[in-house]
Background:
c-di-GMP-I riboswitch aptamer from Echinimonas agarilytica, 87 nucleotides, folded computationally. Of the family's consensus pairs, 95% are formed in the model.

């Protein structure tokens, strides 16, 4: 430099759930708690998903149904970066 993650060292992240904040809401944020993760570090560029504030539409007028410019990188893919060991 490239494959790989069988053992091993120092470690690192931290799902549900609680409790706070924040948001229309999906989610995010701290805390706290550990399913799990070798990229559970970074980037929504491409597929999916969740949300529908705002815009549209329908209507039996208070309710439906589209729809992302919101989210998700712990759904895949892709890009880029990097820790340890093996070969």
């Nucleotide at each position: 430099a490239u494959u790989u993650g069988a053992a091993a060292a120092g470690g690192g992240c931290a799902a549900a759930g609680c409790u706070g904040g924040c948001g229309a809401a999906a989610a995010c944020c701290a805390g706290u708690g550990a399913c799990g993760c070798a990229a559970a570090a970074c980037c929504a560029c491409c597929g999916g998903u969740c949300u529908a504030a705002g815009g549209g539409a329908a209507u039996u007028u208070a309710u439906u149904c589209c729809u992302a410019c919101g989210a998700u990188a712990g759904c895949g893919g892709g890009g880029c970066u990097g820790c340890c060991a093996a070969a």
Description:
Model confidence (mean pLDDT): 89 of 100. The sequence is in RNAcentral, with records from Rfam.